Record summary:
This is a predicted complex of two RNAs, RNase P RNA and transfer RNA, with 473 nucleotides together. It holds a member of the Rfam family "Bacterial RNase P class A". Model confidence (mean pLDDT): 77 of 100.
RNA sequence: CCAGACGGCCGGAUGGCCGCUCCCGGUCUACCGGCCGGGGGAGGAAAGUCCGGGCUCCACGGAAGCACGGUGCCGGGUAACGCCCGGCGGGGGCGACCCCAGGGAAAGUGCCACAGAAAGCAAACCGCCGAGCCCUUCGGGGUCUCCGGAUCGCGCGGGGCGGCAAGGGUGAAAGGGUGCGGUAAGAGCGCACCGCGCUGCCGGUAACGGCAGCGGCACGGCAAACCCCACCGGGAGCAAGACCAAGUAGGGACGGCAGGCCUUCGCGGGCCAGGCGCGCUUUCGCGCCGCCGUCCGGGUCGGUCGCGCGAGGCGCCCGGCGACGGGCGUCCCAGAGGAAUGGUCAUCGCCCGCCUUACGGCGGGGACAGAACCCGGCUUACAGGCCGUCUGGCAUU
RNA sequence: GGGCCGCUAGCUCAAUUGGCAGAGCAACUGACUCUUAAUCAGUAGGUUCGGGGUUCGAUUCCCCGGCGGCUCACCA
Numbered sequence: 001c002c003a004g005a006c007g008g009c010c011g012g013a014u015g016g017c018c019g020c021u022c023c024c025g026g027u028c029u030a031c032c033g034g035c036c037g038g039g040g041g042a043g044g045a046a047a048g049u050c051c052g053g054g055c056u057c058c059a060c061g062g063a064a065g066c067a068c069g070g071u072g073c074c075g076g077g078u079a080a081c082g083c084c085c086g087g088c089g090g091g092g093g094c095g096a097c098c099c100c101a102g103g104g105a106a107a108g109u110g111c112c113a114c115a116g117a118a119a120g121c122a123a124a125c126c127g128c129c130g131a132g133c134c135c136u137u138c139g140g141g142g143u144c145u146c147c148g149g150a151u152c153g154c155g156c157g158g159g160g161c162g163g164c165a166a167g168g169g170u171g172a173a174a175g176g177g178u179g180c181g182g183u184a185a186g187a188g189c190g191c192a193c194c195g196c197g198c199u200g201c202c203g204g205u206a207a208c209g210g211c212a213g214c215g216g217c218a219c220g221g222c223a224a225a226c227c228c229c230a231c232c233g234g235g236a237g238c239a240a241g242a243c244c245a246a247g248u249a250g251g252g253a254c255g256g257c258a259g260g261c262c263u264u265c266g267c268g269g270g271c272c273a274g275g276c277g278c279g280c281u282u283u284c285g286c287g288c289c290g291c292c293g294u295c296c297g298g299g300u301c302g303g304u305c306g307c308g309c310g311a312g313g314c315g316c317c318c319g320g321c322g323a324c325g326g327g328c329g330u331c332c333c334a335g336a337g338g339a340a341u342g343g344u345c346a347u348c349g350c351c352c353g354c355c356u357u358a359c360g361g362c363g364g365g366g367a368c369a370g371a372a373c374c375c376g377g378c379u380u381a382c383a384g385g386c387c388g389u390c391u392g393g394c395a396u397u
Numbered sequence: 398g399g400g401c402c403g404c405u406a407g408c409u410c411a412a413u414u415g416g417c418a419g420a421g422c423a424a425c426u427g428a429c430u431c432u433u434a435a436u437c438a439g440u441a442g443g444u445u446c447g448g449g450g451u452u453c454g455a456u457u458c459c460c461c462g463g464c465g466g467c468u469c470a471c472c473a
Base pairs, nucleotide, nucleotide: 001393002392003391004390005389006388007387008386009385010384012348013347014346015345016344017343018342020041021040022039023038024037025036026035027034028033043368047379048378050377051376052375053374054373055237056236057235058234068233069232070231071230072229073087074086075085076084077083088102089100090099091098092097103228104227108226109225110222111221112220125168126167127164128163129162132161133160134159135158136157138155139154141152142151143150144149176194177193178192179191180190181189195217196215197214198213199212200211201210202209203208241305242304243303244302251296252295253294254293255292256291257290259272260271261270262269263268274289275288276287277286278285279284312331313330314329315328316327317326318325319324350365351364352363353362354361355360398472399471400467401466402465403464404463407422408421409420410419416453424440425439426438427437428436446462447461448460449459450458
């Protein structure tokens, strides 16, 4: 210098003018509110709502179990987590480093399409073999012979019964791999090494690793298929929830007044008429009824709280490899409610283009996005820029 | 603000123990007809919303993102 890996950080600055919102103080006002002064006012993601909590209400004797859902190597951190840190194992990269939902497939069930002989329990299409048994063409030989032949070995072949799983072929996957021996051909059939499994010892908190011995291989893959094992989880969400509380709305209690007729001295009783509800409907039956006043309870519109001191920020020290924890000091830092946090100007700074030898001048650009109960994470979006550590290569000394 | 659901051809929808993505309408071509419609025969058309993962294999299973809907009868 080039190419790259990892970690952390910033997300324009200052000032003037005009506005918005909240808080505090003063002042004016009967109240609403106005004025003056001071102070605070978006983010690294405020987003997606994917996890975990705080908080609130509902349900529930405690505990355990069932169902359902989630998580899943080991150890640690944390209020908790599916997050983070450190390690282990596997895979990738020359390397820095990166990726992995990474428990159990010898508890059971299920699936493995097409192709292929065969897809989970073994099987044989092409192929290899002729040691064993049977049949047979040809060649040649022995024995017997009535010369027609019969019979018995041998050799090169063929077929059947068979043997094999090395090779070919199919497939994502074909029941360990390489080599030597062995064999009719072969095969863990035997042996060596590697892989796998079991046992023991050693190291490590553990996951796991190392060594030794044994086993000839018995154990295909899929659990982000059902399932098994271990652990975790009651449900809903600030539009949760709590309080105040208009009305010519509506509920209850008490008191007073109240339609027509008959009867009664009167209290009272009966009948009729009207409205509403229930019995499916009609007939019919049962129940209730209006006005005024006082009191009580619920609750709509609306308002107030929840709601900003918190697993809080910053600095220093200590412990720890680290996530993180502890101590001390210091600071108070948005709380709106159809929803404020803005606009404009100037100067400086960054990037790009043009002109200029240069100083400089002119023009343009500046992302993603915006709180709505809060917090810890994850994920996603993002113009431009800064810092640190490390790797590979080239060149020079 | 919170919660829930969906996305497959131009449109409306299918596709289950994961195994060649299909139907109706629409479009195009041909036949019939003087012509059109209807009818008949045939054809084309797919990033299964995007990306990643599990698997031999994904529309389907899992994760992340995007878009849309539930219009007050999802919740005041």